The RNA shown here (Glycine riboswitch aptamer) has 81 nucleotides and comes from a soil metagenome. The RNAcentral record of the sequence draws on MGnify. Rfam family: Glycine riboswitch aptamer. Its family is annotated with glycine biosynthetic process in the Gene Ontology. Rfam's curators write: This family represents the bacterial glycine riboswitch.

RNA sequence: GUGCAGGAGAGCGCGGCCGGCGACCUGCUGGCUGCCGCCGAAGGCGCAACUCCCGCAAUCGCUCAGGCAGAAGGACUGCGC
Repeated sequence: GUGCAGGAGAGCGCGGCCGGCGACCUGCUGGCUGCCGCCGAAGGCGCAACUCCCGCAAUCGCUCAGGCAGAAGGACUGCGC
C1' cells in the first nucleotide's frame, strides 16, 4: 500500500427552491441553499520537549474542509498478501 473484519461523536433543527409519491389530509420523501446550534477519528492548520538555526509529535488544540437518522466516509486495531 492493498483485501476482509471491527470502528466513535454531534439537530431525522427551522425556512426557501426544485424533483418524486399521495390526493377528504395540506402530508411524506430526496437534493440544493440560507440561518442558528453542535461534532471531531479523512484531510489541513497550530503548539511542547528537543534543536545554533532551520525545523519538529499526537488520539492535544483550531474547526478551513468534512460531518450531525440510514448509507457513504472514518483516525485507529486485528488477520492475510